This is a predicted structure of a 97-nucleotide RNA (Guanidine-I riboswitch aptamer) from Sporosarcina gallistercoris. Its mean pLDDT, the model's own confidence on a scale to 100, is 81. It matches the Rfam family "Guanidine-I riboswitch aptamer". About the family: This family represents a conserved RNA structure found upstream of the ykkC and yxkD genes in Bacillus subtilis and related genes in other bacteria. It was read from a public genome assembly, where an Rfam model found it.
C1' cells in the first nucleotide's frame, strides 16, 4: 500500500438512563413537588452479543431448484441525538499490534 459479504432487515440480549406510567418520601389532599442513589412497565441498545429470514460467493447433486460451507475482531479521549444516558452514532474511526 491494494483486495475482501467485515452485507441486509427484524426479534432480542448484556448494557443504559428517566419524558411517559408505576412505585417510594413529603403533603389534609390531587391532575402537586421530590427522588433512577426505584425492583420495575413501556422507552433506547451493540462492528468486535444470540437467533431468525434474505441476499452473496463457493461445492455437490440435479435442474431452474435442494443441500452443504462461509474462518477473524485490541480499541481511548472528545464531540453528536433523543427526555436522559449507554457497548447507540461519528466508528471494523484515530491509534495499537
Nucleotide at each position: 500500500a491494494c483486495u475482501c459479504a467485515u452485507g441486509u432487515u427484524u426479534u432480542c440480549u448484556a448494557g443504559g438512563g428517566u419524558u411517559c406510567c408505576g412505585u417510594a418520601a413529603c403533603g389534609a389532599a390531587c391532575u402537586g413537588u421530590u427522588a433512577g442513589u426505584c425492583u420495575g412497565g413501556a422507552c433506547c441498545g451493540a462492528g468486535a452479543g444470540a437467533a431468525a429470514a434474505c441476499u452473496c460467493a463457493c461445492a455437490g447433486c440435479g435442474u431452474u431448484g435442494c443441500u452443504g460451507u462461509g474462518u477473524c475482531a485490541c480499541g481511548g479521549a472528545a464531540g453528536g441525538a433523543u427526555a436522559a444516558a449507554a457497548g447507540c452514532c461519528u466508528g471494523g474511526g484515530a491509534g495499537a499490534u